[in-house]
Context: one part of a larger RNA
Formats: sequence, structure tokens, C1' cells
RNA sequence: UGACGGGGGCCCGCACAAGCAGUGGAGUAUGUGGUUUAAUUCGACGCAACGCGAAGAACCUUACCAAGUCUUGACAUCCCUUGACAGACAUAGAAAUAUGUUUUCUCUUCGGAGCAAGGAGACAGGUGGUGCAUGGUUGUCGUCAGCUCGUGUCGUGAGAUGUUGGGUUAAGUCCCGCAACGAGCGCAACCCCUAUCUUCUGUUGCCAGCACGUAAAGGUGGGAACUCAGGAGAGACCGCCGCGGACAACGCGGAGGAAGGCGGGGAUGACGUCAAGUCAUCAUGCCCCUUAUGGCUUGGGCUACACACGUACUACAAUGGGUGCAAACAAAGAGAAGCGAAGUCGCGAGACGGAGCGGACCUCAUAAACGCACUCCCAGUUCAGAUUGCAGGCUGCAACCCGCCUGCAUGAAGUAGGAAUCGCUAGUAAUCGCGGGUCAGCAUACCGCGGUGAAUACGUUCCCGGGCCUUGUACA
Repeated sequence: UGACGGGGGCCCGCACAAGCAGUGGAGUAUGUGGUUUAAUUCGACGCAACGCGAAGAACCUUACCAAGUCUUGACAUCCCUUGACAGACAUAGAAAUAUGUUUUCUCUUCGGAGCAAGGAGACAGGUGGUGCAUGGUUGUCGUCAGCUCGUGUCGUGAGAUGUUGGGUUAAGUCCCGCAACGAGCGCAACCCCUAUCUUCUGUUGCCAGCACGUAAAGGUGGGAACUCAGGAGAGACCGCCGCGGACAACGCGGAGGAAGGCGGGGAUGACGUCAAGUCAUCAUGCCCCUUAUGGCUUGGGCUACACACGUACUACAAUGGGUGCAAACAAAGAGAAGCGAAGUCGCGAGACGGAGCGGACCUCAUAAACGCACUCCCAGUUCAGAUUGCAGGCUGCAACCCGCCUGCAUGAAGUAGGAAUCGCUAGUAAUCGCGGGUCAGCAUACCGCGGUGAAUACGUUCCCGGGCCUUGUACA
């Protein structure tokens, strides 16, 4: 000087408390451990591994296993020879591949070049090892308020001072004081979305007034008001008033205002810590393999199952389930090897069909919870839906291992979950549906979108984490 303390002081955070809804019990989905296996590829392991890499394992992917095969190689550069190779057909084979038949080079400045086959070797190749040799990148403490430097001063020196103190703030934010005076990286602001208004532009969007018109409809003429779209601006600054404070910084209350004291959200992550993660994104040193640890193919595996754990979904019901009616009311997106309407068929998944749309125009696309009416009457039920049987549909060379969906039948556990434990402070939690990426197909996951919409916070004694000052120390 740091680090640490079941030392002290001050302060903060869904840290506790106050609340709401969960997890832990059940079934299923998914990841992991373990076990099994020819293989169940590899990595990730407290927080910060475990719906994680994987934004989607039937083949492919694929790195694993078995079998069949290749050896200058699937890919790159160089040398020599040749002129085809590819394609089509036939045979063998699980395919890779092999053999046969057929077909048979292109450009040229005539030097050659391109492409392909054969040959020799230099070499290729490796998802083989080392993340404790590395770059890059990421997590975490933590969006915590800190981390430093120059000069000066103090100290023999390590170092100190500044950065401590009194206030204040979300903040090393600002004010005052002070042997310090300044500065840098962080904080804040500048950026994006959102909440209000003005203005400009009105099509594919809108429809107040005026006409036309319909079963209905901005459907038509027209309009530029409104909504909305997307450009430009305004607006919030403790600016105004009062009180407190030290006449400061600032705090509290009020007015006006769409919004008030950082308005709400996002992006943005200082010096560093964890030899944290990643050699399997990529790059790369060294080591290792080189007729194999490289390459190709078929099939299998990654999907196993006594069990244990994590994360989710669905429930256990009446604030509910079922049926019917009312086209009740969104936002944000996607669409050409795509989205696919009307109409017709089918109980349905879906099929036929093909209009329109590279889209404020067309389509996906009826939002659902909600409301009204009827029914069920507290039961393992008209709750719940696992499991299984049969019959079908879709994608795709191909759904046996191992996809999704539909109909009929079946109808398991489950009656609110022990010890323990997680999230959340407002348009939040909870609840309801919709979309997107991945993707041929496959979503209870992930990333977004809107609808409905709470309860509680006395307070900081205690648990956890953190910041500043101070104290002790046999630690560095």
C1' cells in the first nucleotide's frame, strides 16, 4: 500500500422486510449427471454450467460407431505427359465405386491459356492435443462510482497528498473548505424509441362537411379538416413562486403544463479481477497423425433408461369447464424456389383451385382473454389430459429405429405440494393471445408485439452483495 475481520461509523441495491405469483409434490417437454452401449461425438460445472454453444440431430448436418473402400488425395500451388472430362445408357454393388457402350474439348496474338485425366514428388489434410503458450471475442463483479496521470509539496524509502474533511447527489454529481494546482479514462450530456403540440407532404392511408350509390361497405366524385404515415421544429431548464439551507450546492411544497425535478425505456460497460469460458466460429506458436488421428459411402448412434438434479409447459377446477350468440376490440411482423384469397370438397388435419401481392394496396389473418345466454352442482366429476388402439392428412429419395398434425375410442397421475427456494416496485407482477428467426418438415424453447391489469414498501435491527472513511492483523 492492499486484502481480510462472527471490528466500528456513514450510505446504497427486490438485499431483507411488506406484498403478489411461483419452484420444490403430479404428468409431460427439454438440458445435465449417472448408468448402459459398437457408438450413445465434443465442449460448458457455485453465483457467472445444466430450454447453454444448438436461430430447430430422420439422410445431410455429424465431429461418434460398424462395415465397405481411396492414398498427391474431397480442397490449394508447382513440374511432366495426354486430350478430354462431364453427361446418357447397361451390368455388379447397400452406396461410394468399378467395368462396358455411346458421345467427345474450348479460346488463341499460334508463344500459350482455360478445363480435365494419368504420373513423380514437394506438399495437402486433421472438429487430433495444449484456452496454463496466444490473438480475437464473451461472461462476471457492475451501469457499481470508481481508476489514474503531470507538476508541486511531504517522507531516508516503500509511498502519501490531490481522491481526505463539512454538506449534497443516481453519480469522484455539484458547492464550500484544504499544500495542493490542473488533467485523462469512467458519470452525465450528445444517439435511438416512447409520452404532447406546431408545420410540411397527402397515396396504397383518412372521411368532417357536400353530392352519387349499396343488402352492407371511403365503394365513387370530391375533400386536406381529423386519424395516421414520415421529414422538420417546439417543449422541461428547479425556468417561476414560497419555505429550508451557509447569501452555496441542493432539498421540500405549489402554480402552470401532455409531461417535473434523471418523465419512461434502450444502446452505451472505466482501470482491473476470476491462469473465468472458447485451439469445435475464426486465426495462430509448439507437439502429434501421414495407405491414417486424412478422404468417400451405406447403415446405426447423438432420440438408450433402474435412477438423481436444473429449467419450462399443462393441470389439480365453479374468479371454473362445456355449448351457442355477438364477424366485439390490437400491435408488431413476414412473404417470390414465397404468402396464397374467393369458390368447391372433407367432421377435421387437409385437398382442388388459382385471384391478388416484391406489398400503408394483396395474402398469412377469424386475435384471445372479454361480454351475453343456457348448462354442469363440488364428484377424481361434463375437472384434468398422460398413455394406448384404430383410421387418416402433410413435408420429404425416405417418417421402422426417430417428425408434425387430425378424427374416433381409451381416459393414468394429480384434490394446492415437506425441508428449502426463485422472480417482481407500475402499465411492473400476474394473465391472454399474435408474430418472427431457425426451418423441406418439426417449438411447451428463444426473440419480439400488443390486450386486460393488481397488491405492497412501516422501515434498515437482521441475511446477501457493493461503495466511502476508520481501526486491528502472526496474510501478500

A computed fold for a 476-nucleotide part of an RNA from an uncultured bacterium, annotated as small-subunit ribosomal RNA, 3' major domain. The full RNA is in RNAcentral, with records from ENA and SILVA. It matches the Rfam family "Bacterial small subunit ribosomal RNA".